This is a predicted structure of a 70-nucleotide RNA (transfer RNA) from a marine eukaryotic metagenome.
Its Rfam family is "tRNA". Rfam links the family to the GO term triplet codon-amino acid adaptor activity.
RNA sequence: CCGAUGUAGCUCAGGGGUAGAGCAGCUCAUUCGUAAUGAGAAGGUCGAGGGUUCAAUUCCUUUCAUCGGC
Numbered sequence: 001c002c003g004a005u006g007u008a009g010c011u012c013a014g015g016g017g018u019a020g021a022g023c024a025g026c027u028c029a030u031u032c033g034u035a036a037u038g039a040g041a042a043g044g045u046c047g048a049g050g051g052u053u054c055a056a057u058u059c060c061u062u063u064c065a066u067c068g069g070c
Stems, first nucleotide, its partner, number of pairs: 001069006009023004017054001026040004047063005
C1' cells in the first nucleotide's frame, strides 16, 4: 500500500422498511435424583464517528481492531 472480517456469552445468517437461527445460560414440566427430552421467557444502541435517504445492520466516507497478501 491492497484485500477480507467485525451482528446476542460463543459460532454464524440477514445486503434499504426498526435483526434471526443453532449452541450456551435462566424458568417450568417430566424423573426418587441427574442427564436427556418438551415448553416458555430473556439476552443486541449490528466495532466507532460523519454523510446520503422519509427511513441505514445494509449505500458512501473516515477511523479502530483482527487476519491475509505485497
The prediction has a mean pLDDT of 85.